Background
The prediction has a mean pLDDT of 80. Predicted 3D model of a 73-nucleotide RNA (transfer RNA) from a Bacillota bacterium. Its Rfam family is "tRNA". Rfam classes the family as a transfer RNA.
RNA sequence: GGGCCCAUAGCUCAGUUGGCAGAGCACUGUGCCGAUAACGCAGGGGUGACUGGUUCGAUCCCAGUUGGGCCCA
Numbered sequence: 001g002g003g004c005c006c007a008u009a010g011c012u013c014a015g016u017u018g019g020c021a022g023a024g025c026a027c028u029g030u031g032c033c034g035a036u037a038a039c040g041c042a043g044g045g046g047u048g049a050c051u052g053g054u055u056c057g058a059u060c061c062c063a064g065u066u067g068g069g070c071c072c073a
Stems, first nucleotide, its partner, number of pairs: 001072007010025004019056001027043005049065005
């Protein structure tokens, strides 16, 4: 330098005819218990990496940028 892949909650990750954004763990409250843990119930937490474009409508499609990974030279 060229090609490909990845970026979604604090962490690990789902999410296909483009229209509701979710799970587990963690966290907070609470029930249970002598108490902790475990377990049950409820809850908080999202610029969906960034900028723009297409569309009535974008996590999803397109272009560029940034960061990370792999391969080739």